[in-house]
Context: one part of a larger RNA
RNA sequence: GGCACACGGUGGAUGCCUUGGCACUAGAAGCUGACGAAGGACGCGACAAACAGCGAUAUGCCUCGGGGAGCAGUAAGUAUGCUUUGAUCCGGGGAUUUCCGAAUGAGGGAACUCACCUAUGGUAAUGCGUAGGUACUGCAUAGUGAAUACAUAGCUAUGUAGAAGCAACCCAGUGAACUGAAACAUCUUAGUAGCUGGAGGAAAAGAAAGAAAAAUCGAUUUCCUUAGUAGUGGCGAGCGAAAAGGAAAGAGCCCAAACCAAUCUUCGGAUUGGGGUUGUAGGACCCGACAUUAAGAGUUACAAAUUUAUUACAUAGCUGAACCAGAUGGGAAGCUGGACAACAUAAGGUGAUAGUCCUGUAAGCGAAAUGUAAUAAGCUCUGUUGGGUAUCCUGAGUACGGCGAGACACGUGGAAUCUUGUCGGAAUCCGCGGGGACCAUCCCGCAAGGCUAAAUACUCUCUAGUGACCGAUAGUGAACAAGUACCGUGAGGGAAAGGUGAAAAGAACCCCGGGAGGGGAGUGAAAUAGAACACUGAAACCGUGUGCCUACAAGAAGUCAAAGCCCGUUAAUGGGUGAUGGCGUGCCUUUUGCAGAAUGAACCGGCGAGUUAUUGUAUCAUGCAAGGUUAAGGUGAAGAGCCGGAGCCGAAGCGAAAGCGAGUCUGAAUAGGGCGCUUUAGUAUGAUGCAAUAGACCCGAAACCGAGUGAUCUAGCCAUGAGCAGGUUGAAGUUUGGGUAAAACCAAAUGGAGGACCGAACCGACUUACUAGGAAACGUGAGCGGAUGACUUGUGGCUAGCGGUGAAAUUCCAAUCGAACUCGGAUAUAGCUGGUUCUCCCCGAAAUAGGUUUAGGCCUAGCGUUGAAAUUAGCGCCUUGGAGGUAGAGCACUGAAUAUACAAUGGCGGCGUCUAGCUGUACUGAGUGUAAUCAAACUCCGAAUGCCAAGGUUAGCAUGUUCAGCAGUCAGUGUAUGGGUGAUAACGUCCAUACGCAAAAGGAAAAGAAUCCAGAUCGCCAGCUAAGGUCCCAAAAUAUAUGCUAAGUGGGAAAGGAUGUGGAGUUGUCAAAACAGCUAGGAGGUUGGCUUAGAAGCAGCCAUCCUUUAAAGAGUGCGUAAUAGCUCACUAGUCGAGUGACACUGCGCCGAAGAUGUACCGGGGCUAAGCAUAUUACCGAAGCUGCGAAUUUGUACUUUUAGUACAAGUGGUAGGGGAGCGUUCUAAUUGCGGUGAAGGUCGAUCGUGAGGACGGCUGGAGUGGUUAGAAGUGAGAAUGCCGGUAUGAGUAGCGCAAUGGAGGUGAGAAUCCUCCACACCGUUUGCCUAAGGGUUUCUGGGGAAGGUUCGUCCUCCCAGAGUAAGUCAGGACCUAAGGCGAGGCCGAAAGGCGUAGUCGAUGGACAAUUGGUUGAUAUUCCAAUACCACCUAUAUAACUGAUGGAAUGACGGAGAAGGCUAGGAUGAGCUGAUUAUUGGAUUUCAGUCUAAGCACAAAGGUUAGUAUAUUGGCAAAUCCGUAUACGAUCUAACUGAAGUGUGAUGGUGAAGGGAGUCUUCGGACAAACGAAAUCAUUUGACGCCAUGCUUCCAAGAAAAGUUUCUAGGGUUAAUUAUAUAGGUGCCUGUACCAAGAACCGACACAGGUGGGCAAGGAGAGUAUCCUAAGGUGAGC
Repeated sequence: GGCACACGGUGGAUGCCUUGGCACUAGAAGCUGACGAAGGACGCGACAAACAGCGAUAUGCCUCGGGGAGCAGUAAGUAUGCUUUGAUCCGGGGAUUUCCGAAUGAGGGAACUCACCUAUGGUAAUGCGUAGGUACUGCAUAGUGAAUACAUAGCUAUGUAGAAGCAACCCAGUGAACUGAAACAUCUUAGUAGCUGGAGGAAAAGAAAGAAAAAUCGAUUUCCUUAGUAGUGGCGAGCGAAAAGGAAAGAGCCCAAACCAAUCUUCGGAUUGGGGUUGUAGGACCCGACAUUAAGAGUUACAAAUUUAUUACAUAGCUGAACCAGAUGGGAAGCUGGACAACAUAAGGUGAUAGUCCUGUAAGCGAAAUGUAAUAAGCUCUGUUGGGUAUCCUGAGUACGGCGAGACACGUGGAAUCUUGUCGGAAUCCGCGGGGACCAUCCCGCAAGGCUAAAUACUCUCUAGUGACCGAUAGUGAACAAGUACCGUGAGGGAAAGGUGAAAAGAACCCCGGGAGGGGAGUGAAAUAGAACACUGAAACCGUGUGCCUACAAGAAGUCAAAGCCCGUUAAUGGGUGAUGGCGUGCCUUUUGCAGAAUGAACCGGCGAGUUAUUGUAUCAUGCAAGGUUAAGGUGAAGAGCCGGAGCCGAAGCGAAAGCGAGUCUGAAUAGGGCGCUUUAGUAUGAUGCAAUAGACCCGAAACCGAGUGAUCUAGCCAUGAGCAGGUUGAAGUUUGGGUAAAACCAAAUGGAGGACCGAACCGACUUACUAGGAAACGUGAGCGGAUGACUUGUGGCUAGCGGUGAAAUUCCAAUCGAACUCGGAUAUAGCUGGUUCUCCCCGAAAUAGGUUUAGGCCUAGCGUUGAAAUUAGCGCCUUGGAGGUAGAGCACUGAAUAUACAAUGGCGGCGUCUAGCUGUACUGAGUGUAAUCAAACUCCGAAUGCCAAGGUUAGCAUGUUCAGCAGUCAGUGUAUGGGUGAUAACGUCCAUACGCAAAAGGAAAAGAAUCCAGAUCGCCAGCUAAGGUCCCAAAAUAUAUGCUAAGUGGGAAAGGAUGUGGAGUUGUCAAAACAGCUAGGAGGUUGGCUUAGAAGCAGCCAUCCUUUAAAGAGUGCGUAAUAGCUCACUAGUCGAGUGACACUGCGCCGAAGAUGUACCGGGGCUAAGCAUAUUACCGAAGCUGCGAAUUUGUACUUUUAGUACAAGUGGUAGGGGAGCGUUCUAAUUGCGGUGAAGGUCGAUCGUGAGGACGGCUGGAGUGGUUAGAAGUGAGAAUGCCGGUAUGAGUAGCGCAAUGGAGGUGAGAAUCCUCCACACCGUUUGCCUAAGGGUUUCUGGGGAAGGUUCGUCCUCCCAGAGUAAGUCAGGACCUAAGGCGAGGCCGAAAGGCGUAGUCGAUGGACAAUUGGUUGAUAUUCCAAUACCACCUAUAUAACUGAUGGAAUGACGGAGAAGGCUAGGAUGAGCUGAUUAUUGGAUUUCAGUCUAAGCACAAAGGUUAGUAUAUUGGCAAAUCCGUAUACGAUCUAACUGAAGUGUGAUGGUGAAGGGAGUCUUCGGACAAACGAAAUCAUUUGACGCCAUGCUUCCAAGAAAAGUUUCUAGGGUUAAUUAUAUAGGUGCCUGUACCAAGAACCGACACAGGUGGGCAAGGAGAGUAUCCUAAGGUGAGC
């Protein structure tokens, strides 16, 4: 380390439970609100954070009822109270009810700020307090009242109503898209979703200008049915009525007009009352009759107020039967025994399961008050009718028509009907409309006014109840402080989280420990029920102990065999381990094919996918049957039953139809033919398969559309503010000089321009390194670009997605942009991918054809399966007979093609009197002959196989056909053969035939889908074989016989090569002596001739003879300049037997170089253990056989509902069929359980399997069996969802930087505190402030968690404390951009714009300074010294003065010079301290300071002033403006930093000093008192003078305030001014941080974030380096 067992930890599955949900039923209710709602904010408790309750009368107040003993909510605690004089509690009514919110006095960033009026409290008065009122719009009434006489508009007052909220239902306005149509446009989705307006408890509709075609019905609405019918429809997808019939409910009325009267009148008429309301027309009008108090009606229409009484019901309640004992047990309700009640055995609780213990239940009773309903009474209201027909009335821009649309089921169609945008435009009862174009006849009705209950729809809500609904990953998102925590700017999104026990009896006390925690003790039935998570407590995962095994071993990890060791069982041929050997490449998906290096899964647990409704069809079951059956509805306690026959299907068909009918249609037909009859089974319900319509098996888009939310990021713009060290250059202009007739021009100064230059802050982002699960979701280091401008930046605003913005990149619009985000349509759609959960049995495919906007999809056919029917048709073999044109062959046809002979025709040459013609030809060559060929699209010929048919029946098999239900398949692949294509390439591609794989395991081929053998029901330690094998690995022959091979050929390969070797041949030569070797010869004419410089056998050409010989070429090769020389052919000798050549054939050789390592037998190795031939034996598979078992089908038999025998079967993907197991719940029935249910865990048990028992332990209360029923019914995979737990790994990292020492505290110190030393920042790492944050501030305590280590420490936790303003900031003042906006204009609605006005700072206006003080605040408290506004009093003086006019307020950039001050430096003086042990001198160090206000006064800056006149300033003006005159360069006026004095006999100020307080006695804190405080020099701002001056062009807010002028007001101090004294002075903010830890960035994050202050040395400088003040040493 492995396996096993035992015991733990972790974790929170499972079981049980339920306070919470879900779906319904019945009844009630169906509104609340200016009398201030809904909904909130903030408060209220003795202690009080959350929820609940309540409102300053605050955890409650009053009253009327109920109730009757405890109570002060959840919530357990302590304290303090209340209560029989009736509390708490429950119900009716009332009071109170802060602030916001329609929000309504005005404003506003909801919960805040600021007013006015009346009354009132208080003050001397102002300020201050309390109560009530003050919005807008409509309507009504009244008053007042312009231009403008009456009037009207307008204004004012009073009254009344509205406004806003609310779940669904309802009506109306507007109105999508995805989607479906396999694309898409009409169409569909759909008048849906959404937005908007309005109403009610319901809404809408509604009393016929109707429906119809019966001599009919008689408002509307809803249900059933008609009917998926009639229709409509790219006649596609789809859409889809109505009447009639059956039910529920039931109800009818009122105006306008004619006519009359009254009032008013602009004389047109208007208002009111009477009258009147209809279609077989009615009414007015005229004539007549009857009644006047009976009768009727009524509060929802038809007229309208209600009151009282009674009854019932609702809102609290009350009474309410009947049991004890025993044993067990912690506990009895269970068990046992004996009783009782029941109009009550519903339910819940009580220490286990209770009719009789408690609450209840059946039944009965009950209301002071409020409400509802009914009844009665009071009360209120009401004329009816006949006749006449001259006249009058009966709804007008209407009906209707044209054009364009929409709605009707109806898409323009033949399109009626309804509505109307537009243009026309009637009739008047002798009239008008309708009846699906239109016309006629007939019939029905009476439009252009209105109201109307019920039956119907819905449920935010209350009460009572129900469930074959859920039971904590379920059920609501939410069982719990859940729309919470948390995320987001916002709209919006949105969790997790239940259980001690019967009772806290919640562990006293002891021990260890700083604590946490643990061990004892104790409680309890149980503590392994101990509070962190608390019932049960699975698995992953992490451990401890024990048994066996393991250190030469190569492993999809198992399986089969098996020794040894250990143990001892549901007693079984047991269990654990396992040396060693054999065999053996996971699962799923997708594929022709996967161990695949193709997909998916880290592991475990839970959750997770063919459902439901309606319709159709098939099968099965049941009922009835020529019939079957009800629907809505009614009744009923009921989902039973009964009623209900409307309707549906069937019993008859044919025809386009009229129609006829066992026939009918066609037809002239009686013919023929078609479809029927002859041959009758249906129907209703249930179950199952499949389909259609619905999301339709589950998950998954990118997208489309609607309505909203976003410009705190970023883009642009608007308004108002701010910023830019320092240095350089030197434009125009000007001045002076020169110059010119005058100019021009030149020079020098002056001047200070510039999208100028260099360079910090600031803004940017070119390069490079780092970073890359970062320090950082864009940064850091080093360099880099711009840096007075088209610059940068703060605050406030505007522009919005079919859009904005864009110096333009499709860039940006909140870390998102070729169209943001959020929610909704919505479960969009997905011919695509993935996933799809228990078992066994039977059968078992396809990857083809045709069609397809079709090719990875689908339809039909083919192939599968199941059932039924008739049946033996079917397959196979043999025989016989056929059709045919392939292989082959052939050349007769069609073509191709070779040689040759003849050869026409034509060409060329020659001859020719250049004509005719003759002739030649290595030219052409049809055709013919001979010879020899080729063909898929040639055939004079022509098989085999296959195909068709008949016959035969032998042996065999059991198929085949038809109909019906249900499929799957349409990607195939390899081998062999026949072909096409390709290259007679491909594991290529396309056909055909067969086989296999697919969907097939086993054996062989080392290993291998497809090759060879062979088709696995299961078991066996039996036998025989196939392919292939038999030396070892490794089962079987070191078999036999005869050869071959020498190459490790075997055990990779070609052309080509070779005297390898075996076999069988052909042909030379040889004892007349061969072949090879050795010895010898190889000569003469002649150097043949020619050629040549030469050519002699041997450069070349020609010829190639003769002679001598055994033989010898006018020469085979080498060689020479040419000769020479060597050699060969040829000959002789020697030797003594074979020796050459050629072709065929078996086995070998060479040809033969590759990449990690032999590596081309599977290895060892082999000379056979190779090859060939022949023979025998053996091995060898899941084949065959044997024995046993299971199951299917058939047959037979029995007996019985199963069995026996026999026969044949039983591989299997997609798929079809059959039979079962298990889970949850229900019904009936029958059991078990505290003497221990479910669940968990272990076990060697049973079943073919899914699974089922039994026993031990745990557990502590429920739960089985049987028979049926109903399903949220079975998981291993979906990059599934949720939770837990591993691995990586004690690994990376600990976020840029200096620490060290000593002491202290403490259980513990690198890290906390103190001191010392050292170091760092120092235009910042210092100080102040805006935003933002919100207590982080201070004190005391703590150390679990947070802090990247530690921790005694903290920005952490707990408790307590802390923020003080007339003058600071904001409001009670003003206005900008912009917002809102009375009236108004516009718009389907919502709403948009905008006047008066009103808000809105980033700007204008506006009064305080110094010092001290706390642990924490200070321009706020205190001290001192001031100032502002108002009130009162006194004194003095005086008319005042717009909401109107005017002036001022009032404004840019850049530049330059001056005067000052802050600040700095130096020196002197003064004070103190310090410096040698002391004194002195000396040295060194520190300090040497003071405000606002008031007074005096001033460097400078500006130019006014006086008088007169008046077309202007919307009226007026003495003001302003304008004009004229005077006055002026010195007065005057206004302004103005600084300075001086005062403020200040004050404050501050070091050492010292030490009253006093506290004390752990070590010490700590500390009041009074306490020095100098001058002068000079120098430097000097970006601050002040200065909103100045100069200059430039781009020409640079508004209002309040202030001053002044009149209009007006006022004639007395109402009023104003000045002085003095006294008084008053509101609301909000104020702590702390303000950044390398308090802000924005998820963090104690190297990033980002506006403004102010700005010391010394060096320096131009805010650069840079070193320092001061001050801060810090970076949380390993």
Large-subunit ribosomal RNA, half A from Acholeplasma sp., 1676 nucleotides, folded computationally.